[in-house]
Molecule: SAM riboswitch aptamer (S box leader)
Organism: Actinomycetota bacterium
RNA sequence: UACUCAUCCCGAUGACCCGAGAGCCCUGGCUCUGUGACGGUCAGCCAACCGACCUCCGGGCACGGUGGCAACGCCAGGACCGAUGAGGA
Numbered sequence: 001u002a003c004u005c006a007u008c009c010c011g012a013u014g015a016c017c018c019g020a021g022a023g024c025c026c027u028g029g030c031u032c033u034g035u036g037a038c039g040g041u042c043a044g045c046c047a048a049c050c051g052a053c054c055u056c057c058g059g060g061c062a063c064g065g066u067g068g069c070a071a072c073g074c075c076a077g078g079a080c081c082g083a084u085g086a087g088g089a
Stems, first nucleotide, its partner, number of pairs: 003087006013043005021032003025078005044069003049065003053059002073081001
């Protein structure tokens, strides 16, 4: 990596670096962006998927392993669509 299951209208931002596009891809919209987006680093915060914990049909908890922090996965249609977690020969 194939494949399986679950979730994807809740929640959560500052500083510094960079410098032109970004929101997965296609079409059409819409939005963000030199008042510096996207990305990176540090710090902070959010969140119970797994572990651990407890009085174990359940519960609580950010201790450990992930994940996330504009807009419903931005919206509609399309595509063996994508992301994350847990499994997995």